[in-house]
Molecule: THF (Tetrahydrofolate) riboswitch aptamer
Organism: Nicoliella spurrieriana
RNA sequence: CUUGGAGUAGGGACUAGCGCGUCAAGUGCCAUUGGAACGGAAUGUGAACUUUGGACGAAAAACGAUGCGUUUGCGAUGUUAGUCCCGCAUUCGCCACC
Numbered sequence: 001c002u003u004g005g006a007g008u009a010g011g012g013a014c015u016a017g018c019g020c021g022u023c024a025a026g027u028g029c030c031a032u033u034g035g036a037a038c039g040g041a042a043u044g045u046g047a048a049c050u051u052u053g054g055a056c057g058a059a060a061a062a063c064g065a066u067g068c069g070u071u072u073g074c075g076a077u078g079u080u081a082g083u084c085c086c087g088c089a090u091u092c093g094c095c096a097c098c
Base pairs, nucleotide, nucleotide: 003096004095005094010086011085012084013083014082015081016080017079018078019077020075021074022073029054030053031052034049038046040092041091042090043089044088060072061071062070063069064068
C1' cells in the first nucleotide's frame, strides 16, 4: 500500500417455563418529561427506556361451587431460558493476504 475479514451495546423471530389481564391493565398510536448504552478511538446519524396526558380499543366458555376456585381459550400481554437471524456511515486502529 491492495483486497478481504473479525469484533459491541442492543434488536427481531420461534419454542418452552413461570406470571398478568379478561371487572381491561398491558401492547400498539399521538403529544409530552427525563434520558442510558452503543466495536479499541474520533466524528456524525439514529436511538432503547421513561414521566404525564389524549384518542382508539378486546373473547370468552366449561365444570365445581358460591362469589370464589380449576381448566380450556383469548390479549400486537410481562418475564426467564434455549435456538436462529440482524447488529448504521466515514476515518484511524486490529487480523489475514499481496